[in-house]
Annotation
This is a predicted structure of a 91-nucleotide RNA (c-di-GMP-I riboswitch aptamer) from Syntrophaceae bacterium UBA4054.

């Protein structure tokens, strides 16, 4: 350096679900509480996926509000792959 992860070991992170905050939303944070997780550590580079505020389109409408569709500039790193780093133990 590689390759592995059993029933060690100090630990570690924390799905739902609940509160309270941000957010149109999707989701976030933050406390609680565990479903699982050897990278559930990092990163949208790729491909998925979820949302659609504003922008465009179309529709009714007379103004104000309203519908319908596209659309990621918004997310998910606990979706899958890539790329970075990193703790035990075993061979």
């Nucleotide at each position: 350096g590689c390759c592995u992860g059993a029933g060690a070991a100090g630990g570690g992170c924390a799905a739902a679900c609940c509160g309270c905050c941000u957010g149109a939303a999707a989701a976030g944070g933050c406390g609680g509480g565990a479903c699982g997780c050897a990278a559930a550590g990092u990163u949208u580079c790729u491909g998925g996926c979820c949302u659609a505020a504003a922008u465009c389109c179309c529709g009714g409408g007379u103004u104000c509000a309203u519908g319908g569709g596209a659309c990621a500039u918004g997310g998910c790193g606990g979706c899958a792959g890539g790329a970075c780093u990193g703790c035990c133990g075993g061979g």
Taxonomically the source falls in Syntrophaceae (Bacteria, Pseudomonadati, Thermodesulfobacteriota, Syntrophales).